Model confidence (mean pLDDT): 86 of 100. c-di-GMP-I-GGC riboswitch aptamer, 74 nucleotides, folded computationally. It was read from a public genome assembly, where an Rfam model found it. It matches the Rfam family "c-di-GMP-I-GGC riboswitch aptamer". Rfam links the family to the GO term cyclic-di-GMP binding.
[in-house]
Order: sequence, then structure tokens, then C1' cells
RNA sequence: UAACGAAAAGGCAAAUCCUGAGAAAUCAGGAGACGCAAAGCCGCGGGUCUGAAAAGAUAGCCGGGUUGCCGAGA
Repeated sequence: UAACGAAAAGGCAAAUCCUGAGAAAUCAGGAGACGCAAAGCCGCGGGUCUGAAAAGAUAGCCGGGUUGCCGAGA
């Protein structure tokens, strides 16, 4: 230094349950840990989901943008 991921510290938190919001997808809080090195943030492109449509949801579906902890090996 890092496009790489050993260790340690710290971090996040799927399913499920409870409460609340929403027409729904889904979201927020609490409990809980399957996993995660961006599982931090941004709906910009694609996908998927909801919706009659308008529109919305998903960053833990992929890509892109942006910021970022540690440092064994290389």
C1' cells in the first nucleotide's frame, strides 16, 4: 500500500417471537444469532417484490458511487 483476509479487539444482525407503522411489499423498537470485512451510507443501472395504476419496497440479490476498523502472510 492493499483489489488480500490469519489473529485479536470492537461492530452489524438472518430466521423466529413480541409491540407499533403501512393497503401491501416492507419498515421501526425489543428479544434473538444464521451469517457478514463494508451485512456502513446512496435507489444511479439491472433484478426481485407490492400495487388496477400512480407510485412504493429491497443496500443481507448483482453491479456502480462514496466513506471506513485491524494488519499475519504477500